[in-house]
Molecule: transfer RNA
Organism: uncultured Bacilli bacterium
RNA sequence: GGGGCAUUAGCUCAGCUGGGAGAGCGCCACGUUUGCACCGUGGAGGUCAGGAGUUCGAUCCCCCUAUGCUCCA
Numbered sequence: 001g002g003g004g005c006a007u008u009a010g011c012u013c014a015g016c017u018g019g020g021a022g023a024g025c026g027c028c029a030c031g032u033u034u035g036c037a038c039c040g041u042g043g044a045g046g047u048c049a050g051g052a053g054u055u056c057g058a059u060c061c062c063c064c065u066a067u068g069c070u071c072c073a
Stems, first nucleotide, its partner, number of pairs: 001072007010025004019056001027043005049065003053061001
């Protein structure tokens, strides 16, 4: 220098051909308990790495950039 893959909640990850942003763990509140834990119920938490484009509509498609891993030289 070139190719490929990954980037979504605090963490680990889904998101199936472009139309609802989600799960588990964690956090908060309430219930339960003498109290804590466990358990149950509810809740908060996201500029979907950043920018631009296509589209009625983009986590998803096109282009550029950043970071990490990997292959070639």